[in-house]
RNA sequence: GGAGGGGGGCGAGGGGCCGCGGGCUCGGGCCGCAAGGCCUGAAAGAGCCCGAGGAAAGUCCGAGCUCCAUAGGGCGGGAUGCCGGGUAACACCCGGGCGCCGUAAGGCGACGGAAAGUGCCACAGAAAACAGACCGCCGAUGGCCCGCUUCGGCACGCCGACAGCGGGAUCAGGCAAGGGUGAAACGGUGGGGUAAGAGCCCACCGCCUCGCCUGGCAACAGGUGAGGGCACGGCAAACCCCAUCCGGAGCAAGGCCAAGUAGGGGGACAGCGGUGGCCCGCCGCGUUACGAUCCCCGGGUAGGCCGCUUGAGGCGCCGGGCAACCGGCGUCCCAGAGAGAUGGCCCCGGGCCGGGCAACCGGCCUAACAGAACUCGGCUUACGUCUCCCCUUUCGCG
Numbered sequence: 001g002g003a004g005g006g007g008g009g010c011g012a013g014g015g016g017c018c019g020c021g022g023g024c025u026c027g028g029g030c031c032g033c034a035a036g037g038c039c040u041g042a043a044a045g046a047g048c049c050c051g052a053g054g055a056a057a058g059u060c061c062g063a064g065c066u067c068c069a070u071a072g073g074g075c076g077g078g079a080u081g082c083c084g085g086g087u088a089a090c091a092c093c094c095g096g097g098c099g100c101c102g103u104a105a106g107g108c109g110a111c112g113g114a115a116a117g118u119g120c121c122a123c124a125g126a127a128a129a130c131a132g133a134c135c136g137c138c139g140a141u142g143g144c145c146c147g148c149u150u151c152g153g154c155a156c157g158c159c160g161a162c163a164g165c166g167g168g169a170u171c172a173g174g175c176a177a178g179g180g181u182g183a184a185a186c187g188g189u190g191g192g193g194u195a196a197g198a199g200c201c202c203a204c205c206g207c208c209u210c211g212c213c214u215g216g217c218a219a220c221a222g223g224u225g226a227g228g229g230c231a232c233g234g235c236a237a238a239c240c241c242c243a244u245c246c247g248g249a250g251c252a253a254g255g256c257c258a259a260g261u262a263g264g265g266g267g268a269c270a271g272c273g274g275u276g277g278c279c280c281g282c283c284g285c286g287u288u289a290c291g292a293u294c295c296c297c298g299g300g301u302a303g304g305c306c307g308c309u310u311g312a313g314g315c316g317c318c319g320g321g322c323a324a325c326c327g328g329c330g331u332c333c334c335a336g337a338g339a340g341a342u343g344g345c346c347c348c349g350g351g352c353c354g355g356g357c358a359a360c361c362g363g364c365c366u367a368a369c370a371g372a373a374c375u376c377g378g379c380u381u382a383c384g385u386c387u388c389c390c391c392u393u394u395c396g397c398g
Base pairs, nucleotide, nucleotide: 001395002393003392004391005390006389007388008387009386010384013348014347015346016345017344018343020051021050022049023048024047025046026045027040028039029038030037031036053369057380058379060378061377062376063375064374065250066249067248068247072280073279074278075277077246078245079244080243081242082096083095084094085093086092097111098109099108100107101106112241113240117239118238119235120234121233134179135178136175137174138173141172142171143170144168145167146166147165148164149163150161151160152159153158154157187205188204189203190202191201192200206230207228208227209226210225211224212223213222214221215220254306255305256304257303264297265296266295267294268293269291271285272284273283274282313332314331315330316329317328318327319326320325349366350365351364352363353362354361355360
């Protein structure tokens, strides 16, 4: 230098003029029954303060807050799943263990159970789970065929047969070593063994079960002893089993004020409603009941205020901790609105491209992704010829 790995930062320079949203203060006018709201300075007021993001996004997790029991029991359902720590909490974060990938820096992992049960394993392949035999090997054993020996017969050249020996690889049969298929084919190497083979037997390695020792909070790692020829293929983000956790709905929550509740339809009669997958339970109303009773549908009303932004808050310093994070002190207030405000122009500066030896000239750009709507903590996704730091190296050069 190339190639690569990890982490952080920023999110678009400076100035001027005009405009937009919110709040407070000041002067005036108007609307409304009210709660409240609107307009405005010889004109669409004046002054001051504030006004989008790192992701405001997806709405995927976890919480706060609100209402329904201070959310309780069961069934059903869901989530999570190595260990330790952090946190309000988490499926997040930090540190560690194990496995896999990478030369490495590093990266990835829902990482409990498959020797409880059920189910599935495409294509290829002979066979995909208490399997199987396509090529191949063997053909010991039993048969078949051929030759020889032996024996027998006769028409003398052949025929036949029990047995024996040799051969063929022909049938039955044996095997699973080798080939081939596959993501995966029932441990590996060597020796013995055999007809050929095979944990069939043996040695070493591996594996499993049980126990012990050492280190570690633990996950786990290392060692050691005994037993077992190996019994256990994979998949649980398939059902399932085990452990832990989880009530529901959401700011259109919910509360207050104002307005409206005309006329209509249906149901109940001691129960009805809150209640949401179901049941129980709990709470409210009723139990003096045909009532100015209760419930549902439909109709009507639908304007304003609170909730609303000070919060597990930001920044700085110090301290603890490997870290996530925690504690203390100081300091700051940073949109809160209606279907919803951030924009426009100019000047300077900057960047890129082209021309030119240069001075300089011309053109383009000044931003990518993207726009708050109750609020936080995360995750994920999107984004820039942006920027900084650290690290690796089978590569090249010195």

Source information:
The prediction has a mean pLDDT of 75. This is a predicted structure of a 398-nucleotide RNA (Bacterial RNase P class A) from a Gemmatimonadota bacterium. Lineage of the source: Bacteria > Pseudomonadati > Gemmatimonadota. It matches the Rfam family "Bacterial RNase P class A". About the family: Ribonuclease P (RNase P) is a ubiquitous endoribonuclease, found in archaea, bacteria and eukarya as well as chloroplasts and mitochondria. The family's RNA type in Rfam is ribozyme.